The RNA shown here (Bacterial RNase P class A) has 377 nucleotides and comes from an Acidimicrobiia bacterium. RNAcentral holds the sequence, with entries from ENA. Rfam family: Bacterial RNase P class A. The family's RNA type in Rfam is ribozyme. Its family is annotated with dimeric ribonuclease P complex, ribonuclease P activity and tRNA processing in the Gene Ontology. It is recorded under the gene name rnpB. Lineage of the source: Bacteria > Bacillati > Actinomycetota > Acidimicrobiia.
[in-house]
RNA sequence: AGAGCCCGUCGGACGGUCGCUGCGUGUUGCUGCCGCAACACGUGGAGGAAAGUCCGGACUCCACAGGGCAGGAUGCUGGAUAACUUCCAGGCGGGGCAACCCGACGGAAAGUGCCACAGAGAACAGACCGCCCCAGCCAUCGGCUUCGCCGACGGCCGGCAAGGGUGAAACGGUGGUGUAAGAGACCACCAGCGUCACCGGCAACGGUGACGGCUGGCAAACCCCAUCCGGAGCAAGGCCAAGCAGAGACCCGGUCGCCCGCCGCAUGGUCUCGGGUAGGCCGCACGAGCGUCCCGGUGACGGGCCGCCCAGAUGGAUGACCGUCACCUGCCGGAAACGGCAGGACACAGAAUCCGGCUUACAGACGGGCUCGAAAC
Repeated sequence: AGAGCCCGUCGGACGGUCGCUGCGUGUUGCUGCCGCAACACGUGGAGGAAAGUCCGGACUCCACAGGGCAGGAUGCUGGAUAACUUCCAGGCGGGGCAACCCGACGGAAAGUGCCACAGAGAACAGACCGCCCCAGCCAUCGGCUUCGCCGACGGCCGGCAAGGGUGAAACGGUGGUGUAAGAGACCACCAGCGUCACCGGCAACGGUGACGGCUGGCAAACCCCAUCCGGAGCAAGGCCAAGCAGAGACCCGGUCGCCCGCCGCAUGGUCUCGGGUAGGCCGCACGAGCGUCCCGGUGACGGGCCGCCCAGAUGGAUGACCGUCACCUGCCGGAAACGGCAGGACACAGAAUCCGGCUUACAGACGGGCUCGAAAC
């Protein structure tokens, strides 16, 4: 230098001009205060994904949420966590020469069901080609010791599943015994499965031995087993202000379904028509928070000391332009470092109650660890 694998960081910097917005202070105005408005100054102002809204929680309301059914989710083991369909470590299976990557990875000897096309047959199977002629029937030929017997070839009936063929898959594999031909029919070894025992491991599981002829797959098919799940969501929910006009129907309502239970209930509730409003505040920015260091742990993570305060809009702020540097490309000069000139690019995307994850999108830049084979020294 090449081909790769894994982890992490950043995702322009500075200055000027003009703007937007939260907070604080000051001045002025409306004012008796509270408060509001304008201006000035100071200070804060998007992300690694703010995204998809796919999981999990905090928070809020409904019995601070109860029982059963139905329904749904998850699914190797151990751990982490507020929780998880997340993460870490390990096991098993698959891929890769390797670093490493991927896996809905419980149960198919509980039951039901399914296995396209091809093929004879697709699961207590089947006979197309084939193999056999022992027993039975028929036909032909030959021989002989001619009631008949023996041999050869063929057909029917029959036996078989070794070989061929089909297929993703054909009822374990190899060799032998056996037989008319054959077959776990029997035997030896091997592969798998199951049971038992021992050893290692917390466990998943792994190893060894004995026994059992037990031997296709699918549960992202129904199903079975185990664990978990009440519902709705910040437009939750609460408070204030302004304004209006009630009328009719029904008897239930309590946030998917059914039954029970509990609670509320006539000053109540639901629906329809009509009328009014189109405002403000809280929730709402101190949190499972961020950073340095130390300790425990293989790790996810946990604990401790110190320091820090870091967006809060609601027709929805976080921007625009210029310059310099940095980046990329080309040309020129130069031995090189580098200098000069010209041009270009700056991605994906943008908070809206908050947090932990997952997934997806992304121009470009940087750091660390590891693997492979070849060549050269």